[in-house]
RNA sequence: AAAGCAUUUUAGGGCAGAGUGAAAGUCUCUACCGGUGGUGAUAGUCCACGACCCCGUUAUACACGGGCUGAUCAGGGGGAGUUCCUGAACCGACGGUUAUAGUCCGGAUGAAGAAAAAUGUAAA
Numbered sequence: 001a002a003a004g005c006a007u008u009u010u011a012g013g014g015c016a017g018a019g020u021g022a023a024a025g026u027c028u029c030u031a032c033c034g035g036u037g038g039u040g041a042u043a044g045u046c047c048a049c050g051a052c053c054c055c056g057u058u059a060u061a062c063a064c065g066g067g068c069u070g071a072u073c074a075g076g077g078g079g080a081g082u083u084c085c086u087g088a089a090c091c092g093a094c095g096g097u098u099a100u101a102g103u104c105c106g107g108a109u110g111a112a113g114a115a116a117a118a119u120g121u122a123a124a
Stems, first nucleotide, its partner, number of pairs: 004121007016030004032102001033092002035049004044090002053067005072088005094106003
């Protein structure tokens, strides 16, 4: 001094203005939001992972295994960027709802969790 191990804590944001209408935070116009790790350089759109949802096994499962899992281009400077700058785009579980939801309500003051941090140990 490190890996490893143990414990604890943390770990998701967002409808503002207007229009139509009997009714919309759901439609239309303008706006708003962006989990975790990685990366020659800072990412909602690259790569990987988590969450949600579905199936199976088991003993009812918090356990194990499997499935599903959205969306970006152009230009610029640069040694290097689908990550920066400029411009123009695009995407967002399930159920509910006087009317179609990324933003409202609900499962959920929940569970789970990518992972991060702290402390201890490792440690003489």

Predicted 3D model of a 124-nucleotide RNA (FMN riboswitch aptamer (RFN element)). The prediction has a mean pLDDT of 81.